Predicted 3D model of RNase P RNA and transfer RNA as a complex of 459 nucleotides. Model confidence (mean pLDDT): 75 of 100. It holds a member of the Rfam family "Bacterial RNase P class A". By type it is a ribozyme.

[in-house]
């Protein structure tokens, strides 16, 4: 120079002109009120006004309400250790596996020696084992024989050393052993069990020939964790309408003298049962009406940046410093000018400039994204 | 907000771990003098994308794109 890992920051920029939405100030006029001062209307002027993902609504969490949130059962989630956090499936470090020369990436990483189920095709056998070829020894027939044997062919066996089928065949490699073979013995390596250390993971000593394929993102088991509903939550004010129509169920029983009280049954409290607890006086389901109007929640906070101290690191803690949209028929735009960037074009010029828009509020994950700018590193050739 | 389906050939569709059924259309050929009918053959290698899990994936799991339905106040 060439390819490349990884990480962090931007997401067009200056002016002009009309305009939108919120906050404050001044300023006319009107109303109330002794007044401070409030409120209406209207003018002047200032000030802030989308993102890094606001998205997807996947996860945790703050808030709200139902019992300050309770029991069991169901059912969802995570899943190697240790620490960060409100917290979490996230982050960070350690370890284990797997990929790549490297830098570095990726990994749903508990259990298949609890139970069950499923393994197409091919193979002999796909899980209580097994014998197709093969190889070995024994009986029998038969050839041939240099009379020790060999070769065929049959029956009975032994055998997981070899071939073959498959994704996958019952631990490796060596030596010893046999009839051949074989954890059948032995040495090393894997595996399992107990002990010691230990976070994991590793490591050490003992023992145990060895448990018997794979599959949990099949059911399952193990061990943590999770009530539930969402801001249209929920609280307040006004104001209309309806106290409708039709079906079903119910309108019951005990106890006090009738009324009425208690209890049981009944309903309701969205999420699946059950119990519990609370609250109701009729329920349900369909029809058909009426309103989606106002204030509050409502943006100041696990909050940004800077620096300093701990910590390998997330991150904690202290100081100091900024205030940074709050709409809701839903603002944050429209147009012009210069310049910037990228493409045709000799030029003039022309086009085009990413992905995308807050919706109660945060921490993350995923996903989209044009260009640009820094910073760490690897590999490879070359030159001092 | 929450909460349920659903994507397979150019059209309707079947298949829910074992290697993609069938019908219309459509190409061809055959019957006919020609033409519909008949009749025989072809036609999916991206099962809405992408990555995983497994020996094997439309099936099972993550995550995205696309559609369509239903719930909400008085009550």
């Nucleotide at each position: 120079c060439g390819a490349g890992c990884g990480g962090g920051c931007u997401g067009g920029g200056c002016g002009g002109u009309c305009g939108c939405u919120g906050a404050g100030g001044g300023u006319a006029g009107g109303u109330g009120g002794c007044g401070a001062c409030a409120c209406c209307u209207g003018c002047c002027g200032u000030c802030g006004g989308a993102g890094g993902a606001a998205a997807g609504u996947c996860c945790g969490g703050g808030c709200u309400c139902c019992a300050c949130a309770g029991a069991g059962c169901a059912g969802g989630a995570u899943g190697c250790c240790a620490g960060g956090u409100a917290a979490c499936g996230c982050c960070u470090g350690g370890g284990g596996g797997g990929c790549g020369u490297g830098a570095g990436c990726c990994c749903a990483c508990g259990g298949a020696a609890a139970g069950u189920g499923c393994c197409a095709c091919a193979g002999a056998a796909a899980a209580u084992a097994u014998a197709c070829c093969g190889c070995c020894c024994c009986g029998c027939c038969g050839g041939c024989u240099u009379c020790g044997g060999u070769c065929g062919g049959u029956g009975a066996g032994g055998u997981a050393a070899g071939g073959g089928u498959g994704a996958a065949a019952u631990g490796g490699u060596g030596c010893g052993g046999u009839a051949a073979g074989a954890g059948c013995g032995c040495a090393c390596c894997g595996c399992g069990c107990c002990g010691a250390c230990c976070a994991a993971c590793a490591u050490c000593g003992g023992u145990g020939g060895c448990a018997g394929g794979g599959u949990a993102a099949a059911c399952c088991c193990c061990a943590u964790c999770c009530g539930g509903a969402g801001c249209a939550a929920g609280a307040c004010c006004a104001a209309a309408u309806a106290g409708g129509g039709a079906a079903g169920c119910g309108u019951g029983c005990u106890g006090c003298u009738u009324c009425g009280c208690a209890g049981c049954a009944g309903g309701c409290g969205u999420g699946g049962c059950u119990c519990g607890c609370g609250c109701c006086a009729g329920c349900u389901u369909c029809c058909g009406g009426g309103u989606a109007g106002g204030u509050c929640g409502c943006u100041a906070c696990a909050g940004g940046c800077a620096c300093a101290u701990g910590g390998u690191g997330a991150c904690a803690u202290g100081u100091g410093u900024c205030g940074c949209a709050g709409a809701u028929g839903a603002a944050u735009g429209a147009u012009c000018g210069c310049c910037a960037c990228u493409g045709c074009g000799c030029a003039a010029g022309c086009a085009g400039c990413a992905c995308a828009g807050a919706a109660c509020c945060c921490g993350g994950c995923u996903u989209a994204c044009a260009g640009g700018c820094c910073c760490g590193c690897u590999c490879g050739c070359c030159c001092u | 907000u929450g909460g349920g389906c659903c994507g397979u050939c150019g059209c309707c569709a079947a298949g829910u771990g074992g290697u993609a059924a069938g019908g219309c259309a459509c190409g061809g050929g055959g019957u006919u003098u020609u033409g519909a009918u008949c009749c025989c053959c072809g036609c999916a290698u991206u099962c809405g994308g992408a990555g995983g899990u497994u020996c094997g994936a439309a099936u099972c799991c993550u995550c995205c794109c696309g559609g369509c339905c239903c719930a909400g106040c008085c009550a």